[in-house]
This record gives sequence, C1' cells and structure tokens, in this order.
RNA sequence: GGGCGGGUAGCUCAGUGGUAGAGCAGCUGACUUUUAAUCAGCUGGUCGUGGGUUCGAUACCCACCCCGCUCACCA
Repeated sequence: GGGCGGGUAGCUCAGUGGUAGAGCAGCUGACUUUUAAUCAGCUGGUCGUGGGUUCGAUACCCACCCCGCUCACCA
C1' cells in the first nucleotide's frame, strides 16, 4: 500500500429505510435467606467524523479516522 470484517448505553452485543434495544453494570424501592440473593421500577445514546441519496438514514452510496484479520512490498 491492496482486500475483508468491525466502530450503536459504562462493558459485551442485537437492530434488512419508518418511535434506538437486550444482557451485565449503576441508582431507587420491596422482601428475607444479609460479605449477599431474589423481585419490581428507573437512569444512561452527537448510533466513529463529514458529505450524498431519500418524504424519512443506525441501516444505502462516497471520503476520512480508529481497531482487528489477511495479502503484497521493504528490511
């Protein structure tokens, strides 16, 4: 340098163009079996950045940034 995959909540990840979600974590309450468990509820998002297409984009297109895998080159 080329190719491929990925970037969404604090963490791990779903989400095939029409109201952004789950588990864990955190907070609050209930309960009793109390290093804590269980149950209920709540909080938490510039969807990597900038453009484009569209009535409408997290999802499609382009460029760029970052991470991983791989190929090539140099040594």